[in-house]
RNA sequence: UAGUUGAGAGUUUGAUCCUGGCUCAGGAUGAACGCUGGCGGCGUGCCUUAGGGAUGCGAGUCGAACGGUCUGUGUCCAAUUUUCGAGGCUUCGGCUGAGAUAAGAGGACUUUAGAUAGUGGCAGACGGCUGAGUAACACGUAGACAACGUACCCUCUACACAGAAAUAGCUCAUGGAAACGUGAGGUAAUAUCUGAUGGUCUUGUAUGGUGAAAAUCCAUACAGGUAAAGCUUGGUAGCAAUACCCGGCGGUAGUGGAGCGGUCUGCGGCCCAUCAGCUUGUUGGUAGGGUAACGGCCUACCAAGGCUAUGACGGGUAGGGGAUCUGAGAGGAUGACCCCCCAGCAUGGGACUGAGACACGGCCCAUACUCCUACGGGAGGCAGCACUCAGGAAUCUUCCGCAAUGGACGAAAGUCUGACGGAGCGACGCCGCGUGAGGGAUGAAGGUUCUCGGAUCGUAAACCUCUUUUGCCAAAGAAUAGGAAGGAAGGUAUUUGGCGAAUAAGGAGCUGCUAACUGCGUGCCAGAAGCAUCGGUGAUACGUGGGCUCCAAGCGUUGUCCGGAUUUACUGGGCGUAAAGUACGUGUAGGCGGUUAGUUGGAUUCUCUUUUAAAGACCCUGGCUCAACCAGGGAAAGGGAGGGAAUAUCGGCUGGCUAGAAGUAAGAAGAGGAGAUCGGAACGCGUAGUGGAGCGGUGAAAUGUGUUGAUAUUACGCGGAACGUCGGUUGCGAAGGCUGAUCUCUGGUCUUGUCUUGACGCUGAGACGUGAAAGCUAGGGGAGCGAAACGGAUUAGAUACCCGUGUAGUCCUAGCCGUAAAUGAUGUUUGCUAGGUGUCGGUUUACCUUUACCUCUUCCCUUAGGGGAGGUUGUAAAGAGGUCGGUGCCGAAGAUAACUCGAUAAGCAAACCGCCUGAAUAGUAUGCUCGCAAGAGUGAAACUCAAAGGAAUUGGCGGGGACCCGCACAAGCGGUGGAGCGCGUGGUUUAAUCCGAGGGUAAUCGUAUAAUCUUACCAGGGUUUGACAUGCUGCUGCAGGCUUUUGGAAACAAGAGCGGCCUUCGAGGGUGCAGCACAGGUGCUGCAUGGCCGUCGUCAGCUCGUGCCGUGAGGUGUACCGUUAAGUCGGGUAACGAGCGAAACCCCUAUCCCAUGUUACAAGUGUCUUGGGAAACUGCCGCGGUAAAACGUGGAGGAAGGAGGGGACGACGUCUGGUCGUCAUGGCCCUUAUGCCCUGGGCUACACACGCGCUACAAUGGUAGGUACAGCGAGCAGCUACACUGCAAAGUGAUGCUAAUCUCACAAAACCUGCCUCAGUUCAGAUUGUGGGCUGAAACUCGCCCACAUGAAGCCGGAAUCGCUAGUAAUCGCAGAUCAGCCAUGCUGCGGUGAAUACGUUCUCGGGUCUUGCACACACCGCCCGUCACACUCCUAAAGUUGGGACUACCUAAAGACUUCAGAUAAUUUACUUUUGGGGUUUAGGGUGGGAUCAGUAAUAGGGGUGAAGUCGUAACAAGGUCGCCGUAGGGGAAUCUGCGGCGAAAUUACCUCCUUU
Repeated sequence: UAGUUGAGAGUUUGAUCCUGGCUCAGGAUGAACGCUGGCGGCGUGCCUUAGGGAUGCGAGUCGAACGGUCUGUGUCCAAUUUUCGAGGCUUCGGCUGAGAUAAGAGGACUUUAGAUAGUGGCAGACGGCUGAGUAACACGUAGACAACGUACCCUCUACACAGAAAUAGCUCAUGGAAACGUGAGGUAAUAUCUGAUGGUCUUGUAUGGUGAAAAUCCAUACAGGUAAAGCUUGGUAGCAAUACCCGGCGGUAGUGGAGCGGUCUGCGGCCCAUCAGCUUGUUGGUAGGGUAACGGCCUACCAAGGCUAUGACGGGUAGGGGAUCUGAGAGGAUGACCCCCCAGCAUGGGACUGAGACACGGCCCAUACUCCUACGGGAGGCAGCACUCAGGAAUCUUCCGCAAUGGACGAAAGUCUGACGGAGCGACGCCGCGUGAGGGAUGAAGGUUCUCGGAUCGUAAACCUCUUUUGCCAAAGAAUAGGAAGGAAGGUAUUUGGCGAAUAAGGAGCUGCUAACUGCGUGCCAGAAGCAUCGGUGAUACGUGGGCUCCAAGCGUUGUCCGGAUUUACUGGGCGUAAAGUACGUGUAGGCGGUUAGUUGGAUUCUCUUUUAAAGACCCUGGCUCAACCAGGGAAAGGGAGGGAAUAUCGGCUGGCUAGAAGUAAGAAGAGGAGAUCGGAACGCGUAGUGGAGCGGUGAAAUGUGUUGAUAUUACGCGGAACGUCGGUUGCGAAGGCUGAUCUCUGGUCUUGUCUUGACGCUGAGACGUGAAAGCUAGGGGAGCGAAACGGAUUAGAUACCCGUGUAGUCCUAGCCGUAAAUGAUGUUUGCUAGGUGUCGGUUUACCUUUACCUCUUCCCUUAGGGGAGGUUGUAAAGAGGUCGGUGCCGAAGAUAACUCGAUAAGCAAACCGCCUGAAUAGUAUGCUCGCAAGAGUGAAACUCAAAGGAAUUGGCGGGGACCCGCACAAGCGGUGGAGCGCGUGGUUUAAUCCGAGGGUAAUCGUAUAAUCUUACCAGGGUUUGACAUGCUGCUGCAGGCUUUUGGAAACAAGAGCGGCCUUCGAGGGUGCAGCACAGGUGCUGCAUGGCCGUCGUCAGCUCGUGCCGUGAGGUGUACCGUUAAGUCGGGUAACGAGCGAAACCCCUAUCCCAUGUUACAAGUGUCUUGGGAAACUGCCGCGGUAAAACGUGGAGGAAGGAGGGGACGACGUCUGGUCGUCAUGGCCCUUAUGCCCUGGGCUACACACGCGCUACAAUGGUAGGUACAGCGAGCAGCUACACUGCAAAGUGAUGCUAAUCUCACAAAACCUGCCUCAGUUCAGAUUGUGGGCUGAAACUCGCCCACAUGAAGCCGGAAUCGCUAGUAAUCGCAGAUCAGCCAUGCUGCGGUGAAUACGUUCUCGGGUCUUGCACACACCGCCCGUCACACUCCUAAAGUUGGGACUACCUAAAGACUUCAGAUAAUUUACUUUUGGGGUUUAGGGUGGGAUCAGUAAUAGGGGUGAAGUCGUAACAAGGUCGCCGUAGGGGAAUCUGCGGCGAAAUUACCUCCUUU
């Protein structure tokens, strides 16, 4: 010193808060895969097939237990042989030969060394491996054995005497392919046997003792039983065998110890109740057997027990622990390596030996598999170490050594040891080191990017200086391993020297979470992705480059576990509406329990002892250079057991108490329940009367009913069901539920007072009972209503809503069913915590109020009966107050996600029960229980999704509500839709009919003018630095311009001529040609954009600052009242102010004034022109309005009156509105063409459809003649007077005017007059013919105008629809822009004439404010349900069929064990022993059958889920167009419809009650 400890994020929504799931960031791993890979140390390495295995090794040792054998050695013997040879003999050739010498097969043993098969001993039961089985006393922990065993080791005691017979080896013979035997003979021992001796051994008996007890303990006595083995160094003696002595080892019998084992017990640790009942040796007893030992362990007999909701039995899964990973912890998950225990050793059974096994490298049997074989028969077991095949995503060397540690044997040397020590392979993990260090800016080259300036890779490199870990070469060289040698690792670690930057960097990521951004390519494709999501032409999300970030010899991915996840909540959650309170009660077990005293000390607390192996974890110290790793020491929490102490609290026991609870007495209210009887109204039917045409029904109708007399009405009768008024958010009941009246029986509740009992209480799993409606069974009943059914309507259809009939049913009796939105969506009980205000039922009357009556009494009046006014006593009723109980509303604190709840809690606490854990599948399938059935109860999974959900907010919407406005309707006037024509659009056609615009908000729109041009289109011809811009290089030394020839449709091509620069002589400028940059594009994208525009809408709205309210989105301000054209103004107000809009400022116009006077005017003048100013403000009066105002209305005055009229002006925003073809512009695309030039054509087509207009259809007219009055404007490539010509269009000549001067230019309708007289016309004018005019290069496609002729449709227009509120509509003409001309009937302006109507806001359309509902937010053109069809996928059922392990009955049955019978067999006999055969019991396995169970598979059937654009309808969300939903029953293609009862989680209006505010 041993404890330094808790982080969140993304994703449901338009946004918010909550609930809730999914996902991520962390750590770990016996891992695997991808890419990459320098070194070392320490660890670690078949998780799958307890699958099969070739080969080698892994358990032997002892000769000091034994007889032998072999090889040597020593000694001895020795057949035989070699050489020499005395002597002798000799025929002199030789023969014989003592002795010596050398060799020596072989043999013997009182020599000795080594090896050794066999007998014998010990070991082999350890060590090593694996985790199949096992849910068990298997493991862990704490105990017990007075029910036990123990080889080797240690201590102590005693002993070891005398004998005996075999047997292996061996020899001989013999069988077999082999494995392996068989027979005969003979042999040893520490092998075996007999006898003796024997204790504190053991059996039994007797007596005594101790003790709670036990003939189990102790003592004594008696009677039995049981032992043994030798070997050896040294010494002595002996010829020797051998004997003896000291020592050592070994042996026998016992005691104790140590260590090890066996048995028993308490407690602890998995899942399923869709496993609820299990058990016959089962539970216990007696007796016996068996065991080392207790025991149903086994047997016989007796009894009928034993276990279980505190989970038996059954099923599934699994070796257990120390520990490991994670976590703040509590927990959760795991059980590789290391340690302990258990179990197993091919599968199943069995025993033998032994101290110990039912035995991994032993035996027997059976089974499967493999191998050998001569076919007769045999052999085998790697889950030991290596190795191999198979399996698999996946896991190593057929290595070295017994040097160390440990083990077996041995006296020892020693032998054996795949235990172990080491090395090898693998980045599999942890730890350490390196891949260089310092300097170095022209910020090199190169890459990338770029706004072309630069930026970045980047001091990075090059280059200079330095170092040498690692590496290579060489030299030296350990510890481990005490002392002498030896010693695998190993010539290793380490040290020294030399060489030389030399040998050494990758992986993943870069949209957010999450550190890190750009270019190109791609274009909802290819692809990415952990989640949210990314990708449809500008992708920081795909692929790739550059850059950057993180980690680093690794980095990522995948799998798994814990964490985050308070997301199973013990620590630490919830249930009104999000998932979640049983439909309600009674009550068993269980849980919990008022107050006081004593006792106990079980729970609890403290203390001590002991234990919880070691390793690990933690702390300290030390050793490898550090670290990982290793070593030494230490400490603590918690658990178990035991000793002691304490007694507040909980519990037990005993005794009290009365506040809980119950009882008693007296009262009280009530639609509480059951049965019986009675009643009237209404309704239907029947009979009779009156009466005479319809009734009934609906949105409107029809079906139906009626002259056979309905409906209506009167009388009488019959029938069933329901009970008006009273009646009330009143009452009663546990809930369901309960309402006419009376009677009988009966349950509960409340109040008050005294008394009694004395905790008797609360809750309540199972259990039991009650339980609307519908439905079922049997029998009745049946008026009305009314599922089904039929008919009529409605409708596209209408299996519905509406109407007419109408059966079950609704009613009663008896019995089932057991469910509802069975709701307060709120379990029961108890206590506590502000108030206010109703109501129902009690109670109280001291004090207060009123009334009635009573007792007594005073005064007054009197018709003498009495009346009036007071006081007083008591009673009753009512009020008011208090109090108890029930039932409502508002509300403080507090709670809540909010809504809301708030003494009737959803507040604060306590007790007990039930239930929930993402959505969907699904309250479905399956199993079981209940039911006559319908069905009810219990109740999953696979596949799928990233949400599903609650409350509240802002919008939008509603076939919701309130208020208001608008030519919105209405009231009017005139049109469109019908005709012809013009124009535009669609469609069609075409070489092309260029393009755009498409409800409102496209369609006489872009186009204020398409014959060419325009022009963008088509055909053909031509051209390529270009028709147009700028710059550069080279050459030319030339331009441009004009005229002109040839070809050509032109463009263009090829020529000719005329004319023509400057100069300082260097050159400059320009042109042309060639080339390079570039030009050009009406090509694409208006969904990349700017700008501009349309629209809602000239609608009255849209916001901000500060403050306040709300957790928040948000609200307030900007809700109210009045008023306005207006968020205009006034009042009020938690708001006070401000901004953009409205208004005003600006322009035109109406009146007047001033100035101005040319071209107006004959002149004066100032109608008029131009410029400036004044005037109008609800200022004044009446009325209304109010607290006061704002304001409204009428009037006066005034040219004008309440914005005088008109215009310009268009908030925040919406429509991804329109326009890339006005213009601008990003990106993309084309570049001898998608550019440019030219000719011709087309945009003008024509069956048809739509839109906008013109002209008409006529008499309010047409036509002819006459007559009158404007304004805005335009004009020199112009307007043109005037004159003449022409019927005219027009032409010719000519004049004025750059305009208040001239011209266009006669305005027309109007007015006056004539004719026409209702007709396809003297209406209408299309169409067509002929002839002209004008513009223009040009009039065919394709212009306008004139004249003559022609003379179509059309007689006022279906459904529908448009404009307009006053100088407006209607009607009449005039001017202008564009423009050569014009298809203009268009557009923009101008003036002339000049109405009608508005009761009013019910309805249509659009809009605004407030409010309400919402499942909508792309916002109702929304959302969304179900059938059907198609594809994919999952599950269920299923005739059957296949398989598994377990169960059961019978048959059969190996080995072994036990038993029995009969033999055989060494010790003289018997016995023991050994052994053979037969029978029985038990039994692995095999066979046959049974029923149940689990799993696989299956024709077919059913359901669910998913899937950009399928079909049918439209059920739900708004009052969703019939309010919705729940239960139940019936019907129907489908969503669903209808009946009965229930619910509000329904809108709206009215009424009632209560509360609140003004």
RNAcentral holds the sequence, with entries from ENA and SILVA. The RNA shown here (small-subunit ribosomal RNA) has 1558 nucleotides and comes from a Candidatus Dojkabacteria bacterium. The coordinates come from a structure-prediction model, not an experiment, and the mean pLDDT is 83. The source organism's lineage runs through Bacteria, Bacteria candidate phyla and Candidatus Dojkabacteria. Its Rfam family is "Bacterial small subunit ribosomal RNA".